RNA sequence: CAACGUUCUCGGGGCGGGGUGAGACUCCCCACCGGCGGUGAUAGCCCGCGAGCGCCCCUGCCAGCCGGCAGGGGGUCAGCAGAUCCGGUGAAAUUCCGGGGCCGACGGUCAUAGUCCGGAUGAAAGAGAAUGGGG
Repeated sequence: CAACGUUCUCGGGGCGGGGUGAGACUCCCCACCGGCGGUGAUAGCCCGCGAGCGCCCCUGCCAGCCGGCAGGGGGUCAGCAGAUCCGGUGAAAUUCCGGGGCCGACGGUCAUAGUCCGGAUGAAAGAGAAUGGGG
C1' cells in the first nucleotide's frame, strides 16, 4: 500500500409576482431548480448509473370468462425516458466565459403539476470513516 470482508455515517433542489376563472403554487405571461460516477478542463441536455412506472414472478381477495384490485419480490428487459446549439479562450472544454434554446417518473387534486400533497422518517447510484485482511 491493492483486491476483498464486516460495521457505521452521509447521500435531491425549486412557484416569488401578475392574468383568467366558481375553482389553478397544475392553464397563460414573467420566475425558479438541476442526484451519482466518468471525461485531456468544472456537464440537467457527451458516455454511463440510480429511485419510480412498465415488465416478469409469488401471495391474497373479487369475478361466469376476459380480467381487476391489494401486498410482496426480481433488477433479466431498457419500453415510458428525456433534453444543446452558436461564438470566444485554450494544448485540451457539447463541461469554462458570452449568447440563444431545450428536458424533467408514478398516483392525487374543485383545473392539466420538474416546483404542491403522497408512497418516502423509504429506497438507491455512490461518497466517506472505522476495523479486519493481505503479499